This is a predicted structure of a 74-nucleotide RNA (transfer RNA) from a Clostridia bacterium.

RNA sequence: CUGGGUGUAGCGCAGCUUGGUAGCGCGCUUGAAUGGGGUUCAAGAGGUCGCAGGUUCAAUUCCUGUCACCCAGA
Numbered sequence: 001c002u003g004g005g006u007g008u009a010g011c012g013c014a015g016c017u018u019g020g021u022a023g024c025g026c027g028c029u030u031g032a033a034u035g036g037g038g039u040u041c042a043a044g045a046g047g048u049c050g051c052a053g054g055u056u057c058a059a060u061u062c063c064u065g066u067c068a069c070c071c072a073g074a
Base pairs, nucleotide, nucleotide: 001073002072003071004070005069006068007067010026011025012024013023020057028044029043030042031041032040033039050066051065052064053063054062
């Protein structure tokens, strides 16, 4: 330099194919059970979906550019 892949909650990931309320597990907070811990149960908080732009009534999803990381080739 060229091609491909990944980027979504603190961590690990799904959702994208087929645009229509942003989710799961662990973790975190509060409450209950226990003398306490562990554990179980109930409730809750936490997201500019890497960034910028475009298309659309509507974009995590489609299109373009760009950044970081990974893989392959030269």
Its Rfam family is "tRNA". Rfam describes the family as follows. Transfer RNA (tRNA) molecules are approximately 80 nucleotides in length. It is annotated as a transfer RNA. It was read from a public genome assembly. Model confidence (mean pLDDT): 82 of 100.